[in-house]
């Protein structure tokens, strides 16, 4: 200098004017003042929980989620560390129980696709023809019967590889080595697993996001959950024209048909609902996810749903024009853009996934050059 890998973060900045949601304050009031007000994904609603109501003696079936090992966590289909396999020169990325339990599936091509298969080829026998006058010998065959998985060919995939023996030709048919698998044992590791030795037969290719098997976990519904207060109308009980009730507390006076209570609960209002598995900083423990301790901060809360409109300067992006320049590109002027990337709260929290212009920082790898 070039090409990459991984992680963390930012998400236009400053100011003026006018507004909106929430909280607080001043004023008799009109009104005024102060504080605060979207995201890393607020999204998809895919997992896991908190919370609430309902159900529930115990056990089982069905159904569903998950799936190497160890840890983290409130919990997880999450995260961390590791094992194994695959890819990459590498940093690193991707995958993950069991198809040698059973059942099943595999387009096209191909003779044959699963305890397979004979199309070509190779070999044997019979038949026919020829060598030939003759044969038990040899050759040939759009003849027949059989053997053969070495070779060719098809395919994503054709039932280990190399060599020697063996055979009519062949074949793990036998043997040696290598590879894979299973069983037994030693050693290392908490474990997945690794490594070494022995034995076995080569029979066991793929798919479990096919049924299934094994292990493990799971009750249902969800903040429109749920709770509190409670007009009016209707209902029940009691009292009341022998005067209830009203009329400022009582009496007189006046008035004259309703009044009081109860239960459930509509409209409506309130709570749930914003202090929490909380944020930031520091210390300690741990490889890490994370945990513990201390200090400090308060950080949207609507219910038709606020978070906006406008103007100026700067930055950025795009477009147009001009100039410089061999190209890449650079500079200037003007315009557009605050959807200036994606997007936008609605019970809350932990994750995952998806969308995302541009930029910053940190760690690491490979190649080239110079000293």
């Nucleotide at each position: 200098g070039g090409a990459g890998c991984c992680g963390a973060c930012c998400a236009g900045g400053c100011g003026g004017c006018c507004g909106c949601g929430g909280g607080g304050g001043a004023g008799u009031g009109a009104u005024c003042c102060c504080c605060u007000g979207a995201g890393g994904a607020a999204a998809g609603u895919c997992c896991g929980g908190a919370c609430u109501c309902c159900a529930c003696a115990g056990g089982g079936c069905a159904g569903g989620g998950c799936g190497c090992u160890g840890g983290g966590u409130a919990a997880c289909c999450c995260c961390c560390a590791g094992g194994c396999g695959c890819g990459g020169u590498g940093a690193c990325g991707c995958g993950u129980g069991g198809c040698a339990a059973g059942u099943g599936c595999a387009a096209c091509a191909g003779a044959g696709a699963g305890c397979a298969g004979a199309c070509c080829g190779c070999c044997u026998g019979c038949c026919g023809c020829c060598g030939u006058g003759a044969c038990u010998c040899g050759g040939c065959g759009c003849g027949c019967a059989g053997g053969u998985a070495a070779g060719g060919g098809u395919g994503a995939a054709a039932g280990g590889g190399u060599g020697c023996g063996g055979u009519a030709a062949g074949a793990g048919c036998g043997c040696a080595c290598c590879g894979g698998c299973g069983c037994c044992g030693g050693c290392g590791g908490u474990g997945a697993c690794g490594u070494c030795g022995g034995c076995g037969g080569c029979c066991a290719g793929g798919c479990a996001a096919a049924c299934c098997c094994c292990g493990u976990c799971c009750g249902g519904a969800g903040c429109a959950a749920g709770g509190c207060c409670a007009a009016g109308c209707a209902g029940g009980u009691g009292c009341g024209u022998c005067g209830a009730g009203g009329u400022g507390g009582c009496c007189c006076g006046c008035u004259g048909a309703g009044c009081a209570c109860c239960a459930g609960g509509u409209a409506g209002g309130c709570c749930g609902c914003a202090c929490g598995a909380g944020g930031u900083c520091g210390g300690c423990g741990g490889c890490g996810a994370c945990g513990c301790c201390g200090a400090u901060c308060c950080c949207a809360g609507a219910c038709a749903g606020a978070u906006g409109g406008u103007c100026g300067c700067c930055c950025c992006a795009c477009c147009g024009c001009g100039c410089c320049g061999u190209c890449c590109g650079g500079c200037g002027c003007g315009g557009u853009g605050c959807u200036g990337a994606c997007a936008g709260a609605a019970u809350c929290c932990g994750g995952c996934u998806u969308a995302u212009c541009g930029g910053u920082c940190g760690g690491c790898u490979c190649c080239c050059c110079a000293c």